[in-house]
Predicted 3D model of a 126-nucleotide RNA (SAM riboswitch aptamer (S box leader)) from a Candidatus Methylomirabilota bacterium. Model confidence (mean pLDDT): 80 of 100.
């Protein structure tokens, strides 16, 4: 860096150094000199992996071992994370309300649902 899979409405911040940006991108809306980002120290959270237990299934060299799936526990070993739902929206589709109309539809505006895309994190593969 690419691909695959899973998850993304919960959770968790103080101090020091430093000094103007940050929230991926665009728009919006926020955070920020009562100190942004970054670095360091300490602390915390618990998603994935790892560990342990249980059930089912399979393989084998069958008192067992290994693997897959599901459920649970402890805890903080690895990675991650500690403003706002991934801060919101963007694309498609559906629903509701308004607009328009004699009426329906279209259009436009607002709100909501679902999915996709993008992104983040983990695990695996190249």
């Nucleotide at each position: 860096u690419u691909c695959u899979c899973a998850u993304c409405a919960a959770g968790a911040g103080c101090g020091g150094c430093u000094g103007a940006g940050g929230g991926a991108c665009a728009g919006g809306c926020c955070c920020u000199a009562g100190g942004a980002a970054g670095c360091c120290g300490c602390g915390g959270c618990a998603a994935c992996g790892g560990u342990c237990c249980c059930g089912c299934c399979g393989a084998c060299c069958u008192c067992g071992u290994c693997g897959g799936c599901g459920g649970g526990a402890a805890g903080a070993c690895g990675u991650g994370c500690c403003a706002a739902c991934u801060c919101c929206u963007a694309c498609a589709u559906c629903c509701c309300g308004a607009u328009c109309u004699g009426g329906c539809g279209c259009u436009u505006c607002g709100g909501g649902g679902u999915g996709a895309g993008a992104g983040a994190u983990g695990a695996g593969a190249g």
NCBI's taxonomy places the organism under Bacteria, Bacteria candidate phyla, Methylomirabilota (SeqCode).